Context: one part of a larger RNA
RNA sequence: GACGAACGCUGGCGGCGUGCUUAACACAUGCAAGUCGAGCGGGACUAUUAAAUGGAGUCUUCGGACAAAGCUUAAUAGUCCAGCGGCGGACGGGUGAGUAACGCGUGGGUAAUCUACCUAAUAGCCAGGGAUAACACCGUGAAAACGGUGCUAAUACCCGAUAGACUCUGGGGGAUGCAUAUUCCUAAGAGGAAAGGUGGCCUCUAUUCAUAAGCUACCGCUAAUAGAUGAGCCCGCGUCCCAUUAGCUAGUUGGGAGGGUAACAGCCUACCAAGGCGACGAUGGGUAGCCGGCCUGAGAGGGUGAACGGCCACACUGGGACUGAGACACGGCCCAGACUCCUACGGGAGGCAGCAGUGGGGAAUCUUCCGCAAUGGGCGAAAGCCUGACGGAGCAACGCCGCGUGAGUGAAGAAGGCCUUCGGGUCGUAAAGCUCUGUCCUUAGGGAAGAAAGGUACUUAUGUGAAUAAUGUAAGUAACUGACGGUACCUAUGGAGGAAGCCCCGGCUAACUACGUGCCAGCAGCCGCGGUAAAACGUAGGGGGCAAGCGUUGUCC
Numbered sequence: 001g002a003c004g005a006a007c008g009c010u011g012g013c014g015g016c017g018u019g020c021u022u023a024a025c026a027c028a029u030g031c032a033a034g035u036c037g038a039g040c041g042g043g044a045c046u047a048u049u050a051a052a053u054g055g056a057g058u059c060u061u062c063g064g065a066c067a068a069a070g071c072u073u074a075a076u077a078g079u080c081c082a083g084c085g086g087c088g089g090a091c092g093g094g095u096g097a098g099u100a101a102c103g104c105g106u107g108g109g110u111a112a113u114c115u116a117c118c119u120a121a122u123a124g125c126c127a128g129g130g131a132u133a134a135c136a137c138c139g140u141g142a143a144a145a146c147g148g149u150g151c152u153a154a155u156a157c158c159c160g161a162u163a164g165a166c167u168c169u170g171g172g173g174g175a176u177g178c179a180u181a182u183u184c185c186u187a188a189g190a191g192g193a194a195a196g197g198u199g200g201c202c203u204c205u206a207u208u209c210a211u212a213a214g215c216u217a218c219c220g221c222u223a224a225u226a227g228a229u230g231a232g233c234c235c236g237c238g239u240c241c242c243a244u245u246a247g248c249u250a251g252u253u254g255g256g257a258g259g260g261u262a263a264c265a266g267c268c269u270a271c272c273a274a275g276g277c278g279a280c281g282a283u284g285g286g287u288a289g290c291c292g293g294c295c296u297g298a299g300a301g302g303g304u305g306a307a308c309g310g311c312c313a314c315a316c317u318g319g320g321a322c323u324g325a326g327a328c329a330c331g332g333c334c335c336a337g338a339c340u341c342c343u344a345c346g347g348g349a350g351g352c353a354g355c356a357g358u359g360g361g362g363a364a365u366c367u368u369c370c371g372c373a374a375u376g377g378g379c380g381a382a383a384g385c386c387u388g389a390c391g392g393a394g395c396a397a398c399g400c401c402g403c404g405u406g407a408g409u410g411a412a413g414a415a416g417g418c419c420u421u422c423g424g425g426u427c428g429u430a431a432a433g434c435u436c437u438g439u440c441c442u443u444a445g446g447g448a449a450g451a452a453a454g455g456u457a458c459u460u461a462u463g464u465g466a467a468u469a470a471u472g473u474a475a476g477u478a479a480c481u482g483a484c485g486g487u488a489c490c491u492a493u494g495g496a497g498g499a500a501g502c503c504c505c506g507g508c509u510a511a512c513u514a515c516g517u518g519c520c521a522g523c524a525g526c527c528g529c530g531g532u533a534a535a536a537c538g539u540a541g542g543g544g545g546c547a548a549g550c551g552u553u554g555u556c557c
Base pairs, nucleotide, nucleotide: 001556002555003554005553006552007551008550009549012403013402014401015400016399017398018396019395020361025359026358027357029356030355031354034087035086036085039084040083042081043080044079045078046077047076048075049074050073051072053070057066058065059064094314095313096312103239104238105237106236107235108234109233110232113231114230118227119226120225122223123222124221126160128158129157135150136149137148138147139146140145166191167190168189169188171186172185173184174183175182176181196219197218198217199216200215201214205212206211207210240286241285242284247277248276249275252274253273254272255271257269258268259267289311290310291309292308293304294303295302296301316337317336318335319334320333339350340349341348342347367393369392370391371390375389376387377386378385379384406436407435408434409433416427417426418425419424440498441494443492444491445490446489450484454480456478457477458476459475460474461473462472463471464470501546502545503544504543505542506527507526508525512541513540514539515538516537522529523528
């Protein structure tokens, strides 16, 4: 000098940050990942209309006429619910246990690779089929849950057609490269796709002349190409301590073969060979996430890896795969284990190293807060929904920075304290008094920026289109949207009123006297003080330093 600090004394305000360094100990409760009805079939409900039924009641010439509620069915519009299906739960958030390693950093390679959504350009979207959840009925179970029978839909699933560019087989030719090879052209054979939805319209087609199986716009779907983004793998160099760790190694090192992967590879398997690493420190042990950075230092260097950013690893412990573009998956699945809970004892349920919060550990570390208004993310055509990411507020002097606790004037100097050589000195312009100010504060009033995007409505231009419909794109206009927060800020009001402590004063080291004590009580960072005149202990007065802090302890330079 520095700190994610703690402890002691003290404590006015604001801004910006920071806040379990220990038990990767155990967790009550709530929330933290959903969304889409413009993919699909159902169920429930509401409103309107129509039909049938119904019949309160009204009128009556007693013949009858009219007719509300309710109920059923259908259509239209809308809301909700679980299910099938799609996309997202691989991001975002947490933690640092493990890891001395291609884990990280840096520079390269991939002629050994993958990449959902997105962008650009190309081609296509034909014709069929069988199921199954939901639902209904039945059954088992305490529950969690499960089984049987029957029905049904799809952008769910499956067969076929077509497909040059795609894949495979093998033929010919050209170009290129660092090798295996890469790339281009070309004849042949084999294999492999798809799904619809919404809006509008009548130009074409079909008819029943206003409809869809038609047309059209948009959103999707399929194949293949390129890009972008993300990721996998490989390599050079660098990356702590112990030699009181000197030898280590059988899938070990290499080979051809087979398997496997998106992909290279002993990655795996059998066989063959006997290799491979090591004092340039192998192997073993200890410790540790790595880096940008941060602290210190003139630098070189040393220390460190909180917050913020990048990478990695982990998700009760150990193991495993499934799904998927992507996981061997924190709030998914299966198995085993420990622990906790429920149980009808047969069997089940759970995983805060997400945000709050609890117990425990500890010197020590916060609210079971508000909001999706902004930024960002997921889904959706959109409205919108979800978002403890995030934006804010709360607590804590934990840190940094800023402000205040008043300003001017005021005695050869009050009172009082302390000292005194008893003359005086000092606290001291300090106080009082007088004149002011109003930061912060009190009360009252006004009152933001952060919010323009987006959608909606309308207008214009332009693309598609038969179209003056619809719709894509661009521009414009209008109203709408703020958790923080009645906050910041501004104005007025009141009145010096409400706001100073802590450490030190022997030397180092700025700052001295008195009394008490008497090697006691005590102090102390080092030297050392204290045994009767202690500037070193305790108290007081005075002084010095820093200041909403000041000291102490710990750690690093």
Molecule: small-subunit ribosomal RNA, 5' domain
Organism: uncultured bacterium